[in-house]
């Protein structure tokens, strides 16, 4: 980096250090000096892999991933007068994989 699959409405900080951005692009609408990125601790979770478990399960030591807001909302299709809703595409992460 093509492909292939599984989830994406739960859940996590009154911490140090930074010192101005962040929230994937676009378009909104937010967040943010009452401290943004980023490192550090911490915490949450159970994809994988270890323990355990007949199976189910449970643990949370290892690899990984997350810690505002439904993947923050939309776009492009269905149903719908209309709020809405249902899927798809893009995108994230796991596991595989040439």
């Nucleotide at each position: 980096c093509a492909c292939u699959u599984a989830u994406c409405a739960a859940g996590a900080g009154u911490g140090a250090c930074g010192g101005a951005g962040g929230g994937a692009a676009c378009g909104g609408c937010c967040c943010g000096a009452u401290g943004a990125a980023g490192u550090c601790c911490g915490g949450c979770a159970a994809c994988c892999u270890g323990c355990u478990u007949u199976u189910u399960u449970g643990u949370a030591a290892g690899g990984u991933g997350c810690c505002a807001a439904a993947u923050c909302c939309g776009g492009c299709g269905g149903u719908g007068c209309g709020a809405a809703u249902c899927g798809a595409a893009a995108g994230a992460u796991g596991a595989g994989g040439a």
A computed fold for a 98-nucleotide RNA, annotated as SAM riboswitch aptamer (S box leader). Of the family's consensus pairs, 93% are formed in the model. The sequence was found by an Rfam model in a public genome assembly. Its mean pLDDT, the model's own confidence on a scale to 100, is 82. Rfam family: SAM riboswitch aptamer (S box leader). Rfam describes the family as follows. The SAM riboswitch is found upstream of a number of genes which code for proteins involved in methionine or cysteine biosynthesis in Gram-positive bacteria. Rfam links the family to the GO term regulation of gene expression.